[in-house]
Molecule: transfer RNA
Organism: Candidatus Micrarchaeota archaeon
RNA sequence: UAGGGGAUGGGCUAGCCUGGUAUGCUUUCAGCUUUGGGAGCUGAAGACCCGAGUUCGAAUCUCGGUCCCCCCA
Numbered sequence: 001u002a003g004g005g006g007a008u009g010g011g012c013u014a015g016c017c018u019g020g021u022a023u024g025c026u027u028u029c030a031g032c033u034u035u036g037g038g039a040g041c042u043g044a045a046g047a048c049c050c051g052a053g054u055u056c057g058a059a060u061c062u063c064g065g066u067c068c069c070c071c072c073a
């Protein structure tokens, strides 16, 4: 320099192609259970990298930006 991939709760991750309540695990908190703890069960909290555009509606589509990884030189 050219090309490709990626960014989603505190951590990991699905969903994106084909726009319509954002999934699961873990963590934390509360409750039940237990003499207590652990395990188990139930409930709750918590996220779409930034900006703009298109649209009734954007994590998803388009454009630009930032950062990370791979590859070519």
Stems, first nucleotide, its partner, number of pairs: 003070005010026003020056001027045006049065005